């Protein structure tokens, strides 16, 4: 050089046949408690690695790049 899988909130990971991006910890804020922690309840936080195509509509499909892990030379 080539193959082959991965990149999505502060993690750690879901997203079905393209239709308004979710969970679980954490955070932040409120019930409770003499307090602290558990426990409930509500918030906030994401342009889905980058760049371009396709589509009315793309995290999901093409095409390059970039970084990561395995293999094979």
């Nucleotide at each position: 050089g080539g193959g082959c899988g991965g990149u999505u909130g502060g993690c750690u990971c879901a997203g079905u046949u393209g239709g308004u991006a979710g969970a679980g910890c954490a955070u932040u804020g409120g019930u409770u408690u003499u307090a602290c922690a558990c426990a409930c309840c509500a918030a906030g936080g994401g342009u889905c690695a980058c760049u371009g195509g396709u589509u009315c509509g793309a995290g999901u499909c093409c095409a390059g790049u970039a970084c990561c892990g395995c293999c094979c030379a």
Transfer RNA from a Blastocatellia bacterium, 73 nucleotides, folded computationally. Taxonomically the source falls in Blastocatellia (Bacteria, Pseudomonadati, Acidobacteriota). Rfam family: tRNA. By type it is a transfer RNA.